[in-house]
A computed fold for a 1377-nucleotide RNA from an uncultured prokaryote, annotated as small-subunit ribosomal RNA.
């Protein structure tokens, strides 16, 4: 908001219309008569429309719930009395003029009533001055009845007033003038400022008035164990609404959803003059929305309206349609059935799972569907639903399962895909190449005609705590008194009965909820009864306790006398030390001030010292977890005025108490007004200085201020981070002021008040409190509610101002925080240690070159290692191979492994030739002619050929890994068991007092053991025994040049096997220890030197290129072969070394003196030849025998301080070796050349004794090539006071916001943006109020000279009335604030 969908009565009345039935016509019709209310429009009249039905916008209200009240009304309807008499005038319908588009009128004329007005009567009824006065009624019909009026009762319905209860806000604290209240009236149905006029000045309010916000209320519904929260859908009681405001008429009732009237908005229709409307009824349409249905039957029943009824009407309702919206019951089949079928998934390749699930048999028919019958809802009829419900037959497993989920909370796991992408996500969090967490799939789980999300609302939340919480450090005790309300309160009679308790009664509406029964097959619904509705009123009782009245008492408080401490306060006076500054004196160059200076003062005479004087602030020493105050706070002496506390006595009051919202007061510094005072310190200031800067930290100065009066501010880690009172509950030991007893005058001892310490019981998250509680309880008061915003913003109050006090919200995190634990870390403390530093000695870092990086180049300069702990490192040796890298040139089952078919029996070797960079291709030629056997190419093995699995990759990934190895570090640590402590991480053991190289030992301890490391065991050196004596070795015999000989094994050596070192003795010393110190003996002396030997674990530390390996990638190549290049490039850098700058040294000469290890494709004496590398013979040795093998520094002599007789690089030429091959790109000789280099900046590095330094000498890798790397000898020092510092470790202790652990945390500025707040020069809307102004309808009053039909009058004209007109009220509107 389009369209439907809404009255009855003809038994109130008048009267068309239609019907029949005749006449007349101009055929359009019209006139007469008749029946009968049969039917019915419109009109008069009656009830009825104030009920049903629909919504919640208003209302914080007597609106709603509850229980009372009294000054009331009522149509219909039930009882009862009475009464119904006799009259009058009009009007709509209708007719006829007539306006207007229409809506709707106007005018004139007839008509009836149960419609309207008088008169009569009135037991009751109303008023009343108590004399009296008023005031009904209606008929209809044959009859029968049904009405009609008036009284006073019922019943059942409104209206009214009261007590209780009813939401948020105090950043709304005052609020009201009809306001409270009285007196008279006026109104209503009724009381009543409901209205009015006059007095009065009074009403409401912290028990929260007004205001502002937000709502309909209850019964109830939903949650919870309950208490209580949250809510008001459906069903039901009640209120308020009807387009927005206002009003009033009718009428028993309305200020009236489908009634009127003005006003406003909006929408329609208009001939533009003027009209029409209100779905928050049924349906239904638009919009708006995540989102909500049919424009259906139907009055058969319940009910309502009206009628006498019959009956009409009813979008109430009663049924149907739509929707898994809920809730309840049903189905989608059962039974059997292992080849455990197929697919499918997965796999450790067997398998395992989907799974008896299917399939296949053998059955069953709800549910639906086909046909049949067919109720009950109805009593006599009347059945929308509806041929529904049920019943009965029939086909046939036939038509019927989906949704979340599988990381953990949470039941339920596997694979592929993807790779911080795509995505998930209630929280915690997943995803960066092996995801149970994304997607798919399989299998699982979990509900089921649902299922999963998203949203509210209760629980869980003891997380607002009544039940049933906090407030020392988590958030939280007002800074501190004093005191109003109020809140609790001492002992004892008595009364009262208000709380309290027992009992009755009367309400607590049906319905819901519980129980008992009964009805739908069963449930859900349903029906019956029964308890409940914890609440209110009201009667009796009871008096313990709590209040209330009365009285009484002392033990709480309080006075009252006596004593006696104290920086308690207050103004007053006084004093001495110091500092400053001023005058004089005396001196002379410097003070002063710092980590170290400057600035600053000072020759104009300062600092210093010595005298006088000034001024102002502050009280040394006493002084003390000592005293006093309510807190803040008081500190020379005196004295004034005065508060408060202990104490000890008491015959006085009689509960006078505690507490304390609001309120008032006191309250450090700092600041603020004024007005004075200012030595000394000193914000801000200015100068020095330190610094990368220094707007600081130090220094010089220096203003406000510090001080006083007076008056603001009122805030502090104002803290014992602990509000005041009260009683109870172990104790020690102090100190401060009283009293008492005893006493030998030292002192014990009891108590009373303060103030410390430790601590028991109890308490506490724990630290820690503990009679001074943070323990046990009681009152009362303030406070908290995760963090940040923010103690901000705004708005009130206060302040002169700073500012303070009350105090939020938006946004925005997954925390913040508290207390303790291990651990790291500290430019925290204490012990110790280490070539850690010093104390030495020689280096690097300058030079040339060797080498590895990097870095740049290149086809390639193959790949790895980056702080120590990558860089002469993988590399114990890159010409070719190696080599993985470059270019070309070739091969595709493969250079290498099994397997399979076929062929062949050999394979393999050597040698020639042809092409070619070479791999390969090709020919020819010689050597050689496989085992086994059942004699079958049967079986093995070899070889080509073919197919296919596969080979093959030094290609990723060392952050997918094994193994291995680096380093913290040979540093002394790392751990467990039991037991015990602690709620618990965790702790004791391990820490403590000593001592050690050591967690090594001792001792002491709630701790006893034990294990990995430590130590020792093992190798080697140094020493001695012993066995053994060849190649080794010779003292004594024999031979000799000559230990390669006879001889011998003492001796050296060799390589076995013991032996020794253990603080074992002694001294001191420690604690009667462990142990340290000196000593003797010893080779050797406190682990004797050295080696191997690396605890738990750290670095995602190295290595996928030593090897294995998961995963991914190539596959005629990212695999294999070749030649040739390349890993050797060079403007530069860095790192490890060689050789040097010389005289400790070069050259030169010279018959000193070692280890140790090597050798057969080897080492080679020894002879020759060459300057030399070497090179040509050639003994010896598989090695205590030969051989490499000369050791070099040393010793002599020479050079004499130069770029040289230092240096040796470069370069030139001559050669020598190795190799297939020295050009890219090997050592190595000889002879010439002879660079830089004169001791190395800042920085760095290695070494504590057979060590540095220095000198040479083997050896492995190897053909060749050593400055490197491993070893072995020779010659041989210096230093170390010490542990303060530097690096790095090891315990104990602290602190901590760190835990990726300081290379950690983390603050603030700025730069942009402008989401949310604040403020902003304004702009706008929206609600209230104030004041004025305008005044529609409408009732009231008030006029009424217009006008009028009932009454009265003979009439004139009254009465009474209507219009009009006034008033004052008032809705909308305006204008201003």
């Nucleotide at each position: 908001c389009a369209u439907g969908c809404a009255g009855u009565c003809g038994a109130a009345c008048g009267a068309a219309c239609c019907g029949a039935g005749u006449c007349c016509u101009u055929c359009g019709g019209g006139g007469c008569u008749c029946a009968a209310c049969a039917g019915a429009a419109a009109c008069u009249g009656g009830c009825g429309c104030a009920c049903g039905g629909g919504u919640g916008a208003g209302u914080a209200a007597c609106g709603c719930g509850u229980g009372g009240g009294a000054a009331u009304u009522c149509a219909c309807c039930c009882g009862a009395g009475g009464g119904u008499g006799g009259g009058g005038g009009a009007u709509a319908a209708c007719c006829g003029c007539u306006g207007g588009a229409a809506a709707c009128g106007g005018c004139g004329g007839c008509u009836a009533a149960u419609a309207c007005c008088g008169c009569a009567u009135a037991c009751g009824c109303c008023c009343u001055g108590c004399g009296g006065g008023g005031g009904a009624a209606a008929g209809a019909u044959u009859u029968a009845u049904c009405g009609c009026c008036c009284u006073g009762g019922g019943a059942g319905a409104a209206g009214c007033c009261c007590g209780c209860g009813u939401u948020g806000g105090a950043u709304u604290a005052g609020c009201u003038u009809g306001u409270u209240g009285g007196u008279g009236g006026g109104g209503u149905a009724a009381a009543g400022g409901c209205c009015c006029a006059c007095c009065a000045a009074g009403g409401c309010g912290a028990c929260g008035a007004u205001c502002c916000a937000u709502a309909g209320c209850u019964g109830g519904u939903c949650u919870g164990a309950g208490a209580g929260g949250a809510u008001g859908a459906u069903c039901a009681g009640c209120c308020a609404c009807a387009c927005u405001g206002g009003g009033a008429c009718u009428g028993a009732g309305a200020c009236a959803c489908g009634g009127c009237c003005c006003a406003g908005a909006c929408u329609c229709c208009u001939a533009c003059g003027g009209g029409a409307g209100g779905c928050a009824g049924c349906a239904g349409u638009g919009g708006g929305g995540a989102a909500u249905a049919u424009u259906g039957g139907a009055c058969a029943a319940u009910g309502g309206g009206c009628g006498a009824a019959a009956g009409c009407c009813u979008g109430a309702u009663c049924c149907a349609g739509c929707c898994a919206u809920g809730c309840c019951g049903c189905g989608u089949g059962a039974g059997u059935g292992a080849a455990g079928a197929a697919g499918g998934c997965c796999u450790u390749a067997g398998g395992g799972u989907u799974g008896u699930a299917a399939a296949g048999c053998u059955c069953u028919u709800u549910c639906g569907c086909c046909g049949g019958u067919g109720a009950a809802g109805a009593u006599a009829a009347u059945g929308a639903c509806u041929g529904u419900a049920g019943c009965c037959g029939g086909a046939g497993a036939a038509g019927a399962a989906g949704c979340c989920c599988c990381g953990g909370c949470u039941a339920a796991c596997u694979u592929c895909g993807u790779g911080c992408c795509a995505g998930c996500a209630g929280c915690c969090g997943c995803g960066g190449u092996a995801a149970u967490a994304c997607g798919g799939a399989g299998g699982g789980g979990g509900c089921u005609a649902g299922c999963g999300u998203u949203g509210u609302u209760c629980g869980g939340a003891a997380u607002u705590a009544c039940u049933g919480g906090g407030c020392g450090u988590a958030a939280a005790g007002c800074g501190c008194g004093c005191g109003u309300a109020g809140g609790c309160g001492g002992a004892u009679u008595g009364u009262u009965a208000a709380g309290u308790c027992g009992g009755g009664g009367g309400u607590g509406a049906a319905a819901u909820c519980c129980c008992g029964g009964g009805g739908c097959u069963c449930a859900a619904c349903c029906c019956c009864g029964g308890a409940a509705c914890u609440g209110c009123c009201u009667c009796c009782g009871a008096u313990a306790c709590u209040g209330g009245c009365a009285a009484u008492c002392u033990u709480g408080a309080g006075g009252u006398c006596g004593a006696g401490a104290g920086a308690g306060g207050u103004g007053a006076g006084u004093g001495g030390a110091a500092u400053u500054c001023c005058g004089a004196g005396u001196g002379u160059a410097g003070a002063g001030g710092u980590g170290a200076a400057a600035u600053u003062c000072g020759u104009a005479g300062a600092u210093a010292u010595c005298u006088g004087a000034a001024g102002g602030a502050a009280c040394a020493c006493c002084a003390g977890u000592g005293g006093c105050g309510a807190a803040g706070g008081c500190g020379a002496c005196u004295g004034u005025c005065u508060g408060g506390g202990c104490u000890g006595a008491u015959a006085c009051u009689g509960a006078c108490g505690c507490u304390g919202a609001g309120g008032u007061g006191c309250g450090a510094a700092a600041g603020c007004g004024u007005g004075g005072g200012g030595a000394g310190c000193a914000a801000a200031c200015a100068g020095g200085a330190u610094u990368a800067g220094a707007u600081a930290c130090c220094c010089u100065g220096g203003u406000a201020g510090u001080c006083c009066a007076c008056g603001c501010c009122g805030u502090a880690a104002a803290c014992g981070a602990u509000g005041a009172g009260u009683g109870c509950u172990a104790g020690u030991u102090g100190u401060u002021g009283g009293g008492g007893g005893g006493g030998u005058u030292a002192c014990c001892u009891c108590u009373c008040a303060g103030u410390g310490a430790c601590g028991u019981a109890g308490c506490u998250a724990a630290c820690g409190c503990g009679u001074u509680a943070a323990g046990c309880a009681c009152u009362c008061c303030g406070c908290c509610u995760g963090g940040g915003g923010a103690g901000u913003a705004c708005g009130g109050u206060c302040g002169c101002a700073a500012g303070a006090u009350u105090a939020a919200a938006a946004c925005u995190c997954a925390a913040a925080g508290g207390a303790a634990u291990u651990g790291a870390c500290g430019g925290g403390g204490g012990c110790c240690c280490g070539c850690a530093c010093a104390a030495g000695c020689g280096g690097u870092g300058g030079a040339g070159c060797a080498u590895g990086u990097g870095g740049u180049u290149u086809a390639a300069u193959u790949c790895g290692a980056c702080g120590c702990a990558a860089c002469g490192c993988g590399a114990a040796g890159a010409a070719c191979c190696u080599u993985a890298c470059c270019a070309g040139c070739c091969c595709u089952u493969g250079a290498c492994a099994u397997g399979g078919g076929c062929g062949u029996c050999g394979c393999g070797g050597g040698a020639u030739c042809c092409a070619g960079a070479g791999a390969c291709g090709g020919a020819u030629c010689c050597c050689u002619u496989c085992a086994g056997u059942u004699c079958g190419g049967c079986u093995g093995g070899a070889c080509g050929c073919c197919a296919c699995a596969c080979a093959g990759g030094u290609g990723c990934u060392g952050c997918a890994u094994g193994g291995c190895u680096g380093u913290c570090g040979u540093c002394a640590g790392c751990u467990c068991g039991u037991g015990u402590c602690g709620u618990g991480a965790g702790a004791u053991g391990u820490u403590g007092g000593g001592u050690u190289a050591a967690g090594u030992c001792c001792c002491g301890c709630a701790a006893c053991g034990a294990g990995c490391g430590c130590a020792a065991c093992c190798c080697u050196c140094g020493u001695c025994u012993u066995c053994a004596g060849u190649u080794g070795c010779c003292a004594u015999c024999g031979g000799u040049u000559c230990g390669g000989c006879g001889g011998g094994c003492a001796c050296u050596c060799u390589a076995g096997u013991g032996g020794g070192a253990c603080c074992g003795c002694c001294g001191g010393u420690g604690a009667c220890a462990a142990g340290c110190u000196g000593g003797a003996g010893g080779a050797a002396g406190g682990u004797g030197g050295g080696g191997a030997u690396g605890a738990c674990g750290u670095c995602a530390a190295g290595u996928c290129a030593u090897c294995a390996u998961g995963g991914c990638c190539c596959u005629u190549a990212c695999g294999g072969g070749c030649u040739g290049g390349g890993c050797u490039a060079c403007a530069c850098a860095c790192g490890u070394g060689c050789u040097a700058c010389a005289a400790u040294g070069g050259c030169g000469g010279u018959g000193a003196c070692a280890g140790u290890g090597g050798g057969c494709a080897g080492c080679a004496a020894c002879u020759c030849c060459g300057c030399g590398a070497g090179g040509g013979g050639u003994a010896g040795c598989u090695a205590a025998u030969c051989u490499c093998c000369a050791a070099a520094a040393a010793c002599c002599g020479u050079c004499u301080c130069a770029g040289u007789u230092c240096g040796g690089a470069u370069u030139g030429u001559a050669c020598u070796c190795u190799g297939c091959a020295a050009c890219u790109c090997g050592a190595g000789u000889g002879c010439a050349u002879g660079a830089a280099g004169u001791u190395g900046g800042a920085a760095u590095c290695g070494c504590u004794a057979g060590u540095a330094a220095u000198c040479g000498u083997g050896g492995a890798u190897c053909a060749g090539c050593a400055u490197g790397c491993c070893a072995c000898g020779g010659u041989g020092a210096a230093u170390a006071c010490g542990u303060u510092c530097c690096c790095g470790g090891g315990c104990c202790u602290u602190g901590u916001a760190c835990a990726c652990a300081c290379c950690g945390c983390c603050c603030g500025u700025c730069a942009c943006a402008c989401c949310a707040u604040g403020g902003g020069a304004g702009u706008u809307g929206g609600c209230u109020u104030u004041a004025c102004c305008c005044g529609a309808a409408g009732a009231u009053g008030g006029u009424g000279c217009g006008c009028u039909a009932a009454c009265c009058g003979c009439a004139a004209g009254g009465a009474a009335g209507c219009a009009g007109c006034c008033a004052g009220c008032c809705a909308c509107g305006g204008u201003a604030a």